[in-house]
RNAcentral holds the sequence, with entries from ENA, GtRNAdb, MGnify and Rfam. Transfer RNA, 72 nucleotides, folded computationally. The same sequence occurs in records of 63 taxa. The prediction has a mean pLDDT of 81. Rfam family: tRNA. The family's RNA type in Rfam is transfer RNA. From the family's description: Transfer RNA (tRNA) molecules are approximately 80 nucleotides in length.
RNA sequence: UCCCCCGUGGGGUAAUCGGCAGCCCGCGAGACUUUGAAUCUCGAAGACCAGGAUCGAAACCUGGCGGGGGAG
Numbered sequence: 001u002c003c004c005c006c007g008u009g010g011g012g013u014a015a016u017c018g019g020c021a022g023c024c025c026g027c028g029a030g031a032c033u034u035u036g037a038a039u040c041u042c043g044a045a046g047a048c049c050a051g052g053a054u055c056g057a058a059a060c061c062u063g064g065c066g067g068g069g070g071a072g
Base pairs, nucleotide, nucleotide: 001071002070003069004068005067006066007065010025011024012023013022019055027043028042029041030040031039048064049063050062051061052060
C1' cells in the first nucleotide's frame, strides 16, 4: 500500500425479504422474608462516525475510524 471479515445498552447476543431495536447476565428501586439468598414486579441504559438513496435503514451505497485476518 492492497484485499477480506467484524463493529448493536456496562458485558454477551438476536432481529430471516428495509417497517415499533428484543433476549440473557449485570445495575437501580420495590414486593416477599426476622435478615440475606432465591423468586416476582418495575426502571435506567444501546445502532462506531459522516454523508447518500428511500415514505421509512441496525440492515442498502460511498468515505472515514477502530479491531481481526491475509497478500506484497